[in-house]
Context: one part of a larger RNA
């Protein structure tokens, strides 16, 4: 000096990003326990008192009398508590070895597919899972207890339905055309022209499904949910009006929020002093309704703020023990 333990005057979070770490609390019995609540809970709430030994009485619980210590759950093991918020209902699950969470899951809700040789999935296939199940089932996707709710838009994309019209492949079809060619014609004798059958190469109109175009539906499908100008007898503001655009212009609720840039917004609370916190306001850069909205008792090794208790976290350091480092033998 380091590590791990033990103790400390006065103060008591002044430490620090943060009470990190440590300390306080702790068992059992009795008394007593608030808001809130889903009436179960919250609750060991909080906050108090008791706790040993001997003798006597009693079946005993217990009571009476007495005794000792600083201390009686005599050592050890054994909740610190409260207030107010965010998130997630909850118990669970997870990055084996830097993340345990507000992430995943979850009961519950919804949509879609599937009538059984089911849909879906694995396999080249046979075959298998689904399932020795049968729509109160199985599969896919989203949401995520509960309470109150879940608005408007189908123009785009997707899906579902429709089949009149447009477009449209191979195929069918074969009008027509090219090459070859028996033969024929012409010739300046070099060649040129015509050309049946056959072979071969092409090939128009016509016919020809789904799809797409088209017509509808569908948002707990993917998604989306405006701008400018004016107006009230102080001012300010605008219930009101005008205008442009849109498929429709954000409803309820919430809101400087896990979302607010400006921003330490403004006001209030708490502090002597508060970029955090809580309650409001609304000017929402850029909340918003199952990519769910808003609440919510209980729960949480969760995150944020505050208080009491308690303490070597600190003012500010000291002492002790054990083991190291180091030195000597």
């Nucleotide at each position: 000096c380091c590590a791990u333990g033990g103790c400390c005057a006065a103060g008591g979070a002044a430490c620090u990003a943060g009470g990190c770490a440590a300390a306080c609390u702790g068992g059992c019995c009795c008394c007593g326990u608030a808001a809130c609540u889903u009436a179960g809970g919250g609750a060991u709430a909080a906050g108090g008192g008791g706790u040993c030994c001997u003798c006597c009485a009693g079946c005993g619980a217990u009571g009476g009398a007495g005794g000792c210590g600083c201390a009686g759950a005599g050592a050890a093991u054994a909740g610190g508590u409260c207030c107010a918020g965010g998130c997630a209902a909850c118990u669970g699950u997870u990055u084996a070895a830097c993340a345990a969470a507000a992430a995943c899951a979850c009961a519950g809700g919804g949509c879609u597919g599937u009538g059984c040789g089911a849909a879906u999935u694995c396999g080249a296939g046979a075959g298998a899972a689904g399932a020795a199940g049968u729509a109160u089932a199985c599969a896919g996707c989203c949401u995520g207890a509960c309470a109150c709710c879940u608005g408007c838009c189908c123009g785009g994309u997707g899906c579902c339905g429709g089949a009149a019209g447009g477009u449209u492949a191979a195929g069918a079809g074969g009008a027509g055309g090219g090459c070859u060619c028996a033969g024929g014609g012409c010739u300046u004798c070099g060649g040129c022209c015509c050309g049946a059958a056959g072979g071969u190469c092409u090939g128009a109109g016509u016919u020809g499904a789904a799809g797409c175009c088209c017509c509808g539906g569908u948002a707990a499908a993917c998604g989306g949910c405006g701008g400018c100008c004016g107006u009230a007898a102080c001012u300010a503001u605008a219930a009101c009006g005008g205008u442009c655009c849109u498929a429709a212009g954000g409803u309820a609720g919430c809101g400087a929020a896990a979302u607010u840039c400006c921003u330490u917004g403004u006001c209030g609370g708490g502090u002597a002093a508060g970029u955090u916190c809580c309650g409001a306001c609304c000017u929402g850069c850029a909340c918003g309704a199952a990519u769910g909205g808003u609440g919510u008792a209980a729960u949480g090794a969760u995150c944020c703020g505050g208080a009491c208790g308690c303490u070597g976290u600190c003012u500010c350091g000291g002492c002790c023990a054990u083991g190291g480092c180091c030195u000597c033998a």
The prediction has a mean pLDDT of 88. Predicted 3D model of a 329-nucleotide part of an RNA (large-subunit ribosomal RNA, domain IV) from Prevotella sp. It matches the Rfam family "Bacterial large subunit ribosomal RNA". Its family is annotated with structural constituent of ribosome and ribosome in the Gene Ontology. The RNAcentral record of the full RNA draws on ENA. NCBI's taxonomy places the organism under Bacteria, Pseudomonadati, Bacteroidia, Prevotellaceae, Prevotella.